[in-house]
RNA sequence: GGAGCAGGCCAUACGAUCGUCGGGUCAUUUAAGUGAUCCGGAGGAAAGUCCGAACACCAUAGAGCAGGGUGCUCCAUAACGUGGAGUCGCGGCAACGCGAAGGAAAGUGCAACAGAAAGUAUACCGCCGGCAGGAUUGGGCAGGCUUGAUGCCUGUCUGUUUUGCCGGUAAGGGUGAAACGGUGCGGUAAGAGCGCACCAGUUUUUCGGGUGACCGGAAAAGCUUUGUAAACCCCACCUGGUGCAAGACCAAAUAGGGAAAUGUUUGAGGGCUGCUCGUCCGAGUUUCCGGGUAGGUCGCAAGAGGUAACGGGCAACUGUUACCCAGAGAUGAAUGAUCGUAGUCCGGUUCAGAGUAAUCCGGACCGGAAACAGAAUUCGGCUUACGGACUGCUCCGGCC
Numbered sequence: 001g002g003a004g005c006a007g008g009c010c011a012u013a014c015g016a017u018c019g020u021c022g023g024g025u026c027a028u029u030u031a032a033g034u035g036a037u038c039c040g041g042a043g044g045a046a047a048g049u050c051c052g053a054a055c056a057c058c059a060u061a062g063a064g065c066a067g068g069g070u071g072c073u074c075c076a077u078a079a080c081g082u083g084g085a086g087u088c089g090c091g092g093c094a095a096c097g098c099g100a101a102g103g104a105a106a107g108u109g110c111a112a113c114a115g116a117a118a119g120u121a122u123a124c125c126g127c128c129g130g131c132a133g134g135a136u137u138g139g140g141c142a143g144g145c146u147u148g149a150u151g152c153c154u155g156u157c158u159g160u161u162u163u164g165c166c167g168g169u170a171a172g173g174g175u176g177a178a179a180c181g182g183u184g185c186g187g188u189a190a191g192a193g194c195g196c197a198c199c200a201g202u203u204u205u206u207c208g209g210g211u212g213a214c215c216g217g218a219a220a221a222g223c224u225u226u227g228u229a230a231a232c233c234c235c236a237c238c239u240g241g242u243g244c245a246a247g248a249c250c251a252a253a254u255a256g257g258g259a260a261a262u263g264u265u266u267g268a269g270g271g272c273u274g275c276u277c278g279u280c281c282g283a284g285u286u287u288c289c290g291g292g293u294a295g296g297u298c299g300c301a302a303g304a305g306g307u308a309a310c311g312g313g314c315a316a317c318u319g320u321u322a323c324c325c326a327g328a329g330a331u332g333a334a335u336g337a338u339c340g341u342a343g344u345c346c347g348g349u350u351c352a353g354a355g356u357a358a359u360c361c362g363g364a365c366c367g368g369a370a371a372c373a374g375a376a377u378u379c380g381g382c383u384u385a386c387g388g389a390c391u392g393c394u395c396c397g398g399c400c
Stems, first nucleotide, its partner, number of pairs: 001396007009388002012342007020041009043372001047383002050381005055243004062277004067239005072086005087101001088099004102234002107232002109228003124173002126169011138158008181199006200224001202221008247298004257289006269281004305324008344369008353360002
């Protein structure tokens, strides 16, 4: 100097003018209201609506099934599918990152194509043996014919080679992502854990470390059982519903209208989750036609709250003590607009300094820019979007 990894922080500040919402005080007003003044007024994600809860209602909220969720260990938390610390696995040179991380000997399914064959599957090429046959300018033996030398024919044994059938084989070759452990030696007709040595895996026993997941070591045995469960499934644990448009109160209006069916303890209808059981309420209920209203107040911000100090813990987090709360509460939805100065960042010009060098720091002036984005019951998380400065760490290159 370059390329990366991780962590928390900030998210402009001040002033002036005008405007706006909530609250306090004062004045005025019968009151409503109006005026003055003071204090406060949108985020780290307010987004997504992915999880969990507080709270409210369902009179009580039982049992079973279904459905849904989680899935290595320990800890934290109100809880969570979240967080911390670890173990194992994968990726990366590394700092680090990711993990949907229980079970494949309970069962079912799937693994294209290629290949003989994809799970107790399998013989395409090949190797070995047996039987039957063919070939032979190979070799030996016997016999016959024949020649100057020799040559020819027949039979048989053996060797080589070849065809068909049968049997053995899975070591060698081929296909494939993967082929029923790997390497070597022995053995065999040829081979094979068939036997042996070493290694890997599985099962069992045992020793050490650790709360544990797990890590490390020793011994024995049969020789060896593909992968996939973000496929169905099995196992363990957890799990009422609806949601602030929840819900409570007040006021007003109309026609507490008409018709039909059905029920009144022989229980219609309704609640308790989707179903079943069980249990409870219950004299009305359901359908059609027609009419009225849709306004206001609360819920609404004092909490699993915040700040500080001391302590426990590797950390997440937590204990004690003290202090704070005039720290948004809108309702078609306020929290704004303009100007100026400063700050931050980018670019340019210039001055000066440090250094061996690569380079670095500071000042002045000019111009420009400012991301993602807006509360609506609240809180704890996760995910996504995005500007700036800082801190620590890893790798590469260069100079001394």